Annotation:
Two RNAs folded together computationally: RNase P RNA and transfer RNA, 445 nucleotides in total. The coordinates come from a structure-prediction model, not an experiment, and the mean pLDDT is 80. It holds a member of the Rfam family "Bacterial RNase P class A". The family's RNA type in Rfam is ribozyme.

[in-house]
RNA sequence: CCAGACGGCCGGGCAGCUGCGGGCAUCCUUCGGGAUGGUCGAGGAAAGUCCGGGCUCCAUGGAGACAGGGCGGCGGGUAACUCCCGCCCGGCGCGAGCCGAGGGAAAGCGCCACAGAGAGCAGACCGCCUUCCGUAAGGAAGGUAAGGGUGAAAGGGUGCGGUAAGAGCGCACCGGGCCGCUGGAGACAGGGGCCGCAUGGCAAGCCCCGCCUGGAGCAAGACCGAAUAGGGGGCGCGCAUGAGCUGUCUUUGGCUCGCGCCCCGGGUGUGUCGCUUGAGACGUCGGAGCAAUCCGGCGUCCAGAGGAAUGGUUGCCGAACCCUCGCAAGAGGGGGAACAGAACCCGGCUUACAGGCCGUCUGGUCAU
RNA sequence: GCCCCCGUCGUCUAGAGGCCCAGGACGCCACCCUUUCAAGGUGGAAAUCGCGGGUUCGAAUCCCGCCGGGGGCACCA
Numbered sequence: 001c002c003a004g005a006c007g008g009c010c011g012g013g014c015a016g017c018u019g020c021g022g023g024c025a026u027c028c029u030u031c032g033g034g035a036u037g038g039u040c041g042a043g044g045a046a047a048g049u050c051c052g053g054g055c056u057c058c059a060u061g062g063a064g065a066c067a068g069g070g071c072g073g074c075g076g077g078u079a080a081c082u083c084c085c086g087c088c089c090g091g092c093g094c095g096a097g098c099c100g101a102g103g104g105a106a107a108g109c110g111c112c113a114c115a116g117a118g119a120g121c122a123g124a125c126c127g128c129c130u131u132c133c134g135u136a137a138g139g140a141a142g143g144u145a146a147g148g149g150u151g152a153a154a155g156g157g158u159g160c161g162g163u164a165a166g167a168g169c170g171c172a173c174c175g176g177g178c179c180g181c182u183g184g185a186g187a188c189a190g191g192g193g194c195c196g197c198a199u200g201g202c203a204a205g206c207c208c209c210g211c212c213u214g215g216a217g218c219a220a221g222a223c224c225g226a227a228u229a230g231g232g233g234g235c236g237c238g239c240a241u242g243a244g245c246u247g248u249c250u251u252u253g254g255c256u257c258g259c260g261c262c263c264c265g266g267g268u269g270u271g272u273c274g275c276u277u278g279a280g281a282c283g284u285c286g287g288a289g290c291a292a293u294c295c296g297g298c299g300u301c302c303a304g305a306g307g308a309a310u311g312g313u314u315g316c317c318g319a320a321c322c323c324u325c326g327c328a329a330g331a332g333g334g335g336g337a338a339c340a341g342a343a344c345c346c347g348g349c350u351u352a353c354a355g356g357c358c359g360u361c362u363g364g365u366c367a368u
Numbered sequence: 369g370c371c372c373c374c375g376u377c378g379u380c381u382a383g384a385g386g387c388c389c390a391g392g393a394c395g396c397c398a399c400c401c402u403u404u405c406a407a408g409g410u411g412g413a414a415a416u417c418g419c420g421g422g423u424u425c426g427a428a429u430c431c432c433g434c435c436g437g438g439g440g441c442a443c444c445a
Stems, first nucleotide, its partner, number of pairs: 001364010012317007020041003024037005043339001047350002050348005055217004061252006068213005073087005088102001089100004103208002108206002110202003125148002127144007156174006175197001176195004181190003221273003231264007242257004266444003280301009321334005369441007378394004386425001396412005418434005
């Protein structure tokens, strides 16, 4: 210098004028509010609502059974997770690295289309070999899974021996299964002995094993006030040995006397709390750890409003991009900033994103 | 804001691992019939199965992530 891998950060800047929303202070007020000042005011994803929690309500009540859903190598982190970190194993890449829903297929059921001779207690189409028949071409019977062909997949692989030809038929190595040993916290790795070893693939098909799991959601829920017709109809269960009470059933217990669904109407008008101080955030310093993360010190407090504000304009600077000139470095002119927009709050994941900066590493080339 | 459902020719739909580069009806196009139109008959075109990825030998179908559309939810009695 070229090509690439991974991680982190930023994501228009400064100033003037003028608005908008929330607290605060002062003043005025006809008590409705108004004026002035000062302060704070979007994001890395605020998004999708896909996971996990906090919070709130509901007899998630006690005991038991079932259904449904989710997860799946090992160890750690965390409030928790299907998230994160480290490691193991497998695959890909020359490499830095990347990817993996990564338990079980000799528990059972199911499926494996087409092609092909044969597709699940394997299988002779071609070929090879033996015997018989035949003058011959060839035919018949049998053996054979080494070769060809079909297929996603054909019942271990390579080599030597062996054989009529072949075959784990025998042997060596590799693979596989079982049993010890050594190392490791473990997944697992290494090595030894035994067994010639028919017994695929699919569980993001049913299923089995292990673990986890009540349901609803801030339109949850609580308080205050106002108003109306505190209404009518239909269906189902029940009228107390019954019914209902947040998946179903049984039992026990508690509460209520009706409950559930559908339809036709009536009224109120957006008050207060929940609401933002929280598993807090950010900055900085120190410590533990490979890391995720954890512990401690100091400082700051950083939207919380109602269908809902965070804007407009001017000046200067300005990245991408476009045009012209130039071999190039570059010069001149134009241009004007991606995705996006808090609605109870956090931790993740996923998706969108113009452009820029920094760090670590890999491969190649050149120079010294 | 929260919850639920759906997506296949122009329209309505069938399908539930292979028989499906997807079948049917209406509509469309061409031809036949008719003096002509309609009806009828014959034939044809028309689908990235919303998009992307994964599992599998094989995906409209199974799984994951996006995109689009639709519906419901205030309080009182």